This is a predicted structure of a 67-nucleotide RNA (SAH (S-adenosyl-L-homocysteine) riboswitch aptamer) from Gulbenkiania mobilis.
RNA sequence: GAUGCCGAGGAGCGCUGCGAGGAUACGUCCCCAGGCUCGGCCCAAGUUCCAACCGCGCUCACCUGAA
Numbered sequence: 001g002a003u004g005c006c007g008a009g010g011a012g013c014g015c016u017g018c019g020a021g022g023a024u025a026c027g028u029c030c031c032c033a034g035g036c037u038c039g040g041c042c043c044a045a046g047u048u049c050c051a052a053c054c055g056c057g058c059u060c061a062c063c064u065g066a067a
């Protein structure tokens, strides 16, 4: 550095189906909206601070402002 795995990025439901994956009689079909970002994959302790994003629709949660 790459791959893989794990965690986080508030939650649920529905829809479409690009990439990836699988199947195929090669016509297509199935699956599919965390695939992106950050951190970890030696161990222990203390203090402080803390993201930016993610197709469409709906319901909630959280924060702020106005009244």
Stems, first nucleotide, its partner, number of pairs: 004041006010060006018035001021030003034053001